[in-house]
A computed fold for a 275-nucleotide RNA from a Candidatus Aenigmatarchaeota archaeon, annotated as Archaeal signal recognition particle RNA. The RNAcentral record of the sequence draws on ENA. It matches the Rfam family "Archaeal signal recognition particle RNA". It is annotated as a non-coding RNA gene. The literature on the family includes a 2002 paper in Curr Opin Struct Biol by Wild et al., "Towards the structure of the mammalian signal recognition particle". Its family is annotated with SRP-dependent cotranslational protein targeting to membrane, signal sequence recognition and signal recognition particle, plasma membrane targeting in the Gene Ontology. The gene name in the source record is ffs.
RNA sequence: GCAGAGACUAGGCUGGGGAGUUUGGCGUUCCCUGUUACCACAAAUCGCCAUUAUGGUGGAGUCGAAGCCCGAAGGCGAUUGUAAUUGGAUAGAAUGGCCCGGGUUCUUGACUGCGAAGCUCUGUCCCAUAGGAUUGUUUACGUAAUGAAUCGAGUCAGACCUUGACGGGAGCAGCUCUAAGUUGUGGAAAUAAUGUUUAUGGGGUCCGCAGAGUGGAGGAUAGAAUUUGGUUAACUGUUCUAUUUGGUUACCUUCCACUGAAGGCGUGUCUCUGC
Numbered sequence: 001g002c003a004g005a006g007a008c009u010a011g012g013c014u015g016g017g018g019a020g021u022u023u024g025g026c027g028u029u030c031c032c033u034g035u036u037a038c039c040a041c042a043a044a045u046c047g048c049c050a051u052u053a054u055g056g057u058g059g060a061g062u063c064g065a066a067g068c069c070c071g072a073a074g075g076c077g078a079u080u081g082u083a084a085u086u087g088g089a090u091a092g093a094a095u096g097g098c099c100c101g102g103g104u105u106c107u108u109g110a111c112u113g114c115g116a117a118g119c120u121c122u123g124u125c126c127c128a129u130a131g132g133a134u135u136g137u138u139u140a141c142g143u144a145a146u147g148a149a150u151c152g153a154g155u156c157a158g159a160c161c162u163u164g165a166c167g168g169g170a171g172c173a174g175c176u177c178u179a180a181g182u183u184g185u186g187g188a189a190a191u192a193a194u195g196u197u198u199a200u201g202g203g204g205u206c207c208g209c210a211g212a213g214u215g216g217a218g219g220a221u222a223g224a225a226u227u228u229g230g231u232u233a234a235c236u237g238u239u240c241u242a243u244u245u246g247g248u249u250a251c252c253u254u255c256c257a258c259u260g261a262a263g264g265c266g267u268g269u270c271u272c273u274g275c
């Protein structure tokens, strides 16, 4: 002198950025970013500083001649603007679907020569007219029973009056008959009602049922496809337009965690070992 190991000390690290505040710099405050990124105390009528300002006081940990300053270049991410592209929502328009009806085709095949569909007629339905039936009401009539207590008739026991007697008189009850009336019943007339019935005439049918005639093999029901017409209240699909709100990409503006070239400052002391 060089190299290695160890121990010290100077020194460094224990985040950065923006806003605000300030003459200005930090900090407490707010925000962004991010870390294995300390603790305590005080601090917005503020705390400490002065371009050598990039906090103060006290303590802890760690690295240790380490490192620190500066910041070309890059830059996660954020932001401004433009363009392209794409998603959602709302509204409108157009066209479809959904909905209703008709036709055609296919499938199904109740029923069907003990006669399908179709066609015709009639009834069932409605109106009018004329009758019947049932039931009720009213009127008068017939008949049976009942029926006047002082206010009908007849006959009048007993009792009463009269007579010498015979007899006579009035007359209650009872009985018989009877008026008004009451009850039952019968038929007649008128009238009303009806889950009643007949006939005639007219009306009415997309449908249902029943009967008859004709007809001579289809065809009820259900489903699918297709076509056509109708509707737009609601729902829904597609396209376009308008408004609005997001995403992605590229470029532009600005900021930025982080990395970091060149450069600057510093690169010390001691011990041991080796050459």
Base pairs, nucleotide, nucleotide: 001275002274003273004272005271006270007269008268011063012062013061014060015033016032017031018030019029023050024049025048026047027046038059039058040057041056067265068264069263073259074258077255078254081251082250083249084248085247086246087245088244089243090242091241092240093239094238095237096236097235099230100229101228102227103226104225105224106223107222111218118214119213120212121211122210123209124208125203126202127201128200129199130198131197132196133194134193135192136191137190138189139188141186142185143184144183145182146181152177153176154175155174160169161168162167